Transfer RNA from a Desulfuromonadales bacterium, 75 nucleotides, folded computationally. Its mean pLDDT, the model's own confidence on a scale to 100, is 85. Its Rfam family is "tRNA". From the family's description: Transfer RNA (tRNA) molecules are approximately 80 nucleotides in length. It is annotated as a transfer RNA.
RNA sequence: GCAGGUAUAGCUCAGCGGGAGAGCAUCCGCCUCACACGCGGAGGGUCGUUGGUUCAAUCCCAACUACCUGCACCA
Numbered sequence: 001g002c003a004g005g006u007a008u009a010g011c012u013c014a015g016c017g018g019g020a021g022a023g024c025a026u027c028c029g030c031c032u033c034a035c036a037c038g039c040g041g042a043g044g045g046u047c048g049u050u051g052g053u054u055c056a057a058u059c060c061c062a063a064c065u066a067c068c069u070g071c072a073c074c075a
Stems, first nucleotide, its partner, number of pairs: 001071007010024004018055001026042005048064005
């Protein structure tokens, strides 16, 4: 340099055009003499960035950024 992949909550991930979600973690309540377990609830997100398409974008398109993989180059 070329090609491909990944980027969504604190962490691991789902979500393939029309409600942004799960598990764990955090906090509160119930339970218990207490803790743990268990049960119920709450908070937490500019969906990597910018632009485009569309009535409507996490989702489609383009560019860019970061990381991963392969290939090429390396007197």